[in-house]
Molecule: transfer RNA
Organism: Oceanicaulis sp.
């Protein structure tokens, strides 16, 4: 130089056109004499950045960034 994956919650990752889950974490509430283990309910995401198709885009094209592999 070229060719390919991946980039969603604090962490690990689902989901591929109709405004986004889950498992760990974390608040808070029951349980208990207090813990731990259990059960309830919440909070937390401009879907890595910009352009475009689209009534609509996390999703589809393009270009950029970043990070990992491959071939020179």
């Nucleotide at each position: 130089g070229c060719c390919g994956c991946u980039a969603u919650a604090g962490c690990u990752c689902a989901g591929g056109g109709g405004u986004a889950g889950a498992g760990c974490g974390u608040u808070c509430c029951c349980u208990u004499g207090g813990u731990a283990a259990g059960g309830g309910a919440g909070a937390g995401g401009u879907c890595g950045a910009g352009u475009g198709u689209u009534c609509a885009a996390u999703u589809c094209a393009c270009u950029c960034u970043a990070g990992c592999g491959g071939c020179a």